[in-house]
Context: one part of a larger RNA
């Protein structure tokens, strides 16, 4: 833009996608079968590899604004105690998020119409003959059946609730994240916890600084401290002011 008044929501599903894998074992049953040797169909049940979708509660990565230890070296006037360069200087742990080798879950049953076969009735040809009329059985293939989209399905479907004069409703604009390249979606905008901050707790590191005692000292202890990015609460302290624009009957 168009769907024919404009709005916000539920919807139906024409029609596109995906998915469709397989193995081993134990039963049936050492049974049919077969002289033996060997050894099933059918049905029943477990236990996997692969693939896949979805997660992060375990396991475990990763984690260059988290803690910790520590080499050389400059600086801070010196001790201390810091901090900068040296791939994040090296090392040793490490929340949140993101991850697979973790975990969960899946291809189930099923019908329909057939293929190739197998088949019944039956003639043409008094017979025979699955076929000519006519009626079955018959497969991971087909069409449902599971999952995702889907009314630009111009064939533009339905249902419901609202709004008639700047209205219903949307947008600019801020605060932001489970969204994101940008846009779009999403949640917030003081009638407020949307995001910072500040508290508590959880979680991480691994006993701060200073001072004291003890020992020549190194070091120890006092002290689960101290310090902390993402987590979960709760708390207007700080920032979402104020206002503006669009918007309907041929």
């Nucleotide at each position: 833009c168009g769907u024919u008044a404009g709005u916000a929501a539920a919807u139906u599903g024409a029609g596109a996608g995906g998915a469709c894998a397989u193995g081993a074992c134990c039963u049936u049953a050492g049974u049919a079968c077969g002289a033996g040797a060997g050894g099933a169909c059918c049905g029943g049940g477990u236990c996997g590899u692969a693939c896949g979708u979805a997660c992060c509660g375990c396991u475990g990565g990763u984690g260059u604004a988290u803690c910790u230890g520590u080499u050389a070296u400059g600086c801070c006037g010196c001790c201390a105690g810091g901090u900068g360069c040296a791939g994040u200087g090296c090392a040793g742990a490490g929340u949140a998020g993101c991850u697979a080798u973790g975990u969960a879950c899946g291809g189930g049953c099923a019908a329909g119409a057939u293929a190739a076969a197998c088949g019944c009735u039956g003639a043409a040809a008094g017979c025979a003959u699955c076929u000519a009329a006519g009626c079955g059985u018959g497969a991971a293939a087909c069409u449902u059946a599971c999952c995702u989209c889907g009314a630009g399905a111009u064939g533009a479907g339905u249902u419901u609730a609202c709004u008639u004069u700047u209205a219903a409703g949307g947008g600019c604009c801020g605060u932001c994240g489970g969204a994101g390249a940008c846009u779009a979606c999403g949640a917030c905008g003081u009638u407020g916890a949307u995001a910072g901050g500040c508290u508590a707790c959880a979680g991480g590191u691994g006993u701060a600084a200073g001072g004291a005692u003890a020992g020549u000292a190194a070091u120890a202890u006092c002290g689960a401290a101290g310090c902390c990015g993402a987590g979960u609460a709760g708390u207007a302290c700080u920032a979402a002011u104020u206002g503006c624009c669009c918007g309907a009957a041929a």